[in-house]
RNAcentral holds the full RNA, with entries from ENA.
This is a predicted structure of a 315-nucleotide part of an RNA (large-subunit ribosomal RNA, domain IV) from an Anaerolineales bacterium.
Context: one part of a larger RNA
C1' cells in the first nucleotide's frame, strides 16, 4: 500500500445507474390479493414455533438474557412489492469485449412438386430428397394464444389466354448480277410459310409494392359534420399513437417528488404508426430493459480505530 471482515448517527444524500455491500435465507404451522389461458400467479405478501442460560411458579408455563463452538464440502440456503415496454414460452448465438426486444419455436398463410417428384449436390455415372408419396416434401414471409388482417392490379412479378402484330435458323424461290456458245456453274434475294418470347387480353396483395392537394362553410369565437375544384391504380379502414416510432420538445394536462429532460395515464398538428417486413391485446415466463416503493446497508455525509492475511528482512 493490498486482501480480508468489524463498527456510532444519517440512510441512496453516492452514481449514468443502489455498480458494489448489505439485508432476505433452515424446518414446521398460520395466512396469502390483483389479474388468469384455472394450470397458475404462490415459497405471494405478512405473522408465528423451534437451542441454551437464568429468574419466578406445585405444574402447564411466564419474563429477561444470549446466538455460540466444532465438523464436511467446489458450494451452506429466496431481498420482497407496485407498474411500464420489447419477446409468448424452454431452448440458441458473436469460441476470445455483445446473451439480447437479435435466431429458433409449436401455430399461421401463400407457391411449388404426381414420383425417374419438385429442390439440392456433380461434367457424368450416381446420390440426397426417401426405401417417404400430397394428412408428403421443398422453398417464401409471419410467429402461442385472444380480437383481427381494410382499399390499390395502374407499373414490376407470376399465372392464365387456340385470335391478333412484331420475330431467328430453316422452308420457299419472283427477281437481279458474274462468268459461258450453250447446257451448265456461282453470287445475290423480294413476298410467301416459320417457335418460344415480347406486344397484347385478363387474373392475382398473408406475390414487390403503393395507401393525396387546394378552397369554402355552422346566430360569440374557435372548429368543420358540409360544400367546391385538380390529380390518382387507389387515397391510410379497424386498433394505436410525443410510441424502441415525434423534429419542433423537457409539446399540453393529470399522477408521483418538497423540487421530476426520465416514469405512469390522457389528448392527438402521426415532422414520418398501421393491420402476416402484420395490427392491437395478453395469464405465464426472462442473469432483457424503463419508473417507484418498503426492507437494508461505508454508495454516501466523512472519513477514523482496532484484528487478520499479504507486501518487507533474514534463513
Nucleotide at each position: 500500500c493490498u486482501c480480508u471482515g468489524c463498527u456510532a448517527a444519517g440512510g441512496a444524500a453516492u452514481u449514468a445507474g443502489g455498480c458494489a455491500a448489505a439485508a432476505u435465507u433452515g424446518u414446521c404451522c398460520c395466512g396469502u390479493a390483483a389479474c388468469u389461458u384455472c394450470g397458475g400467479g404462490a415459497g405471494a405478501a405478512g405473522g408465528g414455533a423451534c437451542g441454551c442460560c437464568a429468574u419466578c411458579g406445585a405444574g402447564a408455563g411466564a419474563u429477561g438474557g444470549u446466538c455460540g463452538c466444532a465438523g464436511u464440502g467446489a458450494a451452506a440456503a429466496g431481498g420482497c412489492u407496485c407498474u411500464g415496454c420489447c419477446g409468448a414460452c424452454u431452448g440458441u448465438u458473436u469460441a476470445c469485449c455483445a446473451a439480447a426486444a437479435a435466431c429458433a419455436c409449436a401455430g399461421g398463410u401463400c407457391u411449388c412438386u404426381g414420383c425417374g417428384a419438385a429442390a439440392g449436390c456433380g461434367u457424368a455415372a450416381g446420390c440426397u430428397g426417401a426405401c417417404g408419396u400430397a394428412u408428403a416434401g421443398g422453398g417464401g414471409c409471419u410467429g402461442a394464444c385472444g380480437c383481427c388482417u381494410g382499399c390499390c392490379c395502374a407499373g414490376u412479378g407470376c399465372c392464365g389466354g387456340a385470335a391478333g402484330g412484331u420475330u431467328a435458323a430453316a422452308g420457299a424461290g419472283a427477281g437481279g448480277g458474274g462468268u459461258g456458245a450453250g447446257a451448265g456453274c456461282u453470287c445475290u434475294g423480294a413476298a410467301c410459310u416459320g417457335a418460344a418470347g415480347c406486344c397484347c387480353c385478363g387474373g392475382u396483395g398473408a406475390a414487390c409494392g403503393g395507401c393525396g392537394g387546394c378552397c369554402g362553410u355552422a346566430a360569440c369565437u374557435a372548429u368543420a359534420a358540409c360544400g367546391g375544384u385538380c390529380c390518382u391504380a387507389a387515397g391510410g379502414u379497424a386498433g394505436c399513437g410525443a410510441a424502441a416510432u415525434u423534429c419542433c420538445u423537457u409539446g399540453u394536462c393529470g399522477g408521483g417528488u418538497a423540487a421530476g429532460u426520465u416514469c405512469c395515464g390522457a389528448c392527438c398538428c402521426g415532422c414520418a404508426c398501421g393491420a402476416a417486413a402484420g395490427g392491437c391485446g395478453u395469464a405465464a415466463c426472462g442473469a432483457g430493459u424503463g419508473g417507484a416503493g418498503c426492507a437494508c446497508u461505508g454508495u454516501c455525509u466523512c472519513a477514523a480505530c482496532a484484528g487478520g492475511g499479504g507486501a518487507c528482512c533474514c534463513g
Taxonomically the source falls in Anaerolineales (Bacteria, Bacillati, Chloroflexota, Anaerolineae). The coordinates come from a structure-prediction model, not an experiment, and the mean pLDDT is 85.